Transfer RNA from Uloborus diversus, 75 nucleotides, folded computationally. The coordinates come from a structure-prediction model, not an experiment, and the mean pLDDT is 81.

This record gives sequence, C1' cells and structure tokens, in this order.
RNA sequence: GGCGCCGUGGCUAAGUUGGUUAAAGCGCCUGUCUUGUAACCAGGAGAGCACGAGUUCAACAUCUCGCCGGUGCCA
Repeated sequence: GGCGCCGUGGCUAAGUUGGUUAAAGCGCCUGUCUUGUAACCAGGAGAGCACGAGUUCAACAUCUCGCCGGUGCCA
C1' cells in the first nucleotide's frame, strides 16, 4: 500500500432481507435468607448503538459515503 472483518450498558455480547418498545450472561445496587459472609431467591439502576453526513414516510444497530480505532490476510 491492497482486500476483508469488527466498534452496541463497567466487561462479554445478541439483534443487521429497515418498520412501536435495544436481549442475555457477568458485574453493580437494594431486599430476603444467615450468628456473619458467600451462594440461592426477589427486585432495581445503567447503552439509543465509535464519530460525522446522506438516502427513505421510517435506519439515534440495521442501507450508502466519509472518518477514527482495532484486528486478520496479502504484498
């Protein structure tokens, strides 16, 4: 330099033939239980999807472009 993939709550990560409401696990908080802690159980808070722009009646994940970062292969 060329080609491809990824970028969603603290972490991992689903959702990507566009159409109300963005899952789940771990972690965190509260309660229950316990002599106490942990576990179990019940409840709760936390992201509008890296960033910018466009197409569309509608994409604040999803289509298009740019850009940044990460990663793989090739040279």